Overview
This is a predicted structure of an 82-nucleotide RNA (c-di-GMP-I riboswitch aptamer) from a Candidatus Competibacteraceae bacterium. Taxonomically the source falls in Candidatus Competibacteraceae (Bacteria, Pseudomonadati, Pseudomonadota, Gammaproteobacteria). Its mean pLDDT, the model's own confidence on a scale to 100, is 77.

[in-house]
RNA sequence: UAUAUAUAAAGCUAAACCUGUCGCAAGAUAGGGACAUAAAGUCACGGAUCCUGAGAGGAUUUAGGAAAGCCGGACUGCCGAA
Numbered sequence: 001u002a003u004a005u006a007u008a009a010a011g012c013u014a015a016a017c018c019u020g021u022c023g024c025a026a027g028a029u030a031g032g033g034a035c036a037u038a039a040a041g042u043c044a045c046g047g048a049u050c051c052u053g054a055g056a057g058g059a060u061u062u063a064g065g066a067a068a069g070c071c072g073g074a075c076u077g078c079c080g081a082a
Base pairs, nucleotide, nucleotide: 013036017032018031019030020029021028022027035069041075042074043073045072046071047070049066050065051064052063053062054061
């Protein structure tokens, strides 16, 4: 240096729920909290999902938005022994 990834060590993230603020809403954000996670880091590109408006009239179209902790894809990446 490469491969590999440990019942090692260090550090990171933070579901539900509660409170404040923002948003028509889906949701976002700050604090508390601790279900989980080795990509639970980034990107709405494909599928699925959710919200709002319009058309429409009972089944779908269209515009805008949300969500990366649903699945796939792209890019990047911490520690590290035998």
Its Rfam family is "c-di-GMP-I riboswitch aptamer". Rfam links the family to the GO term cyclic-di-GMP binding.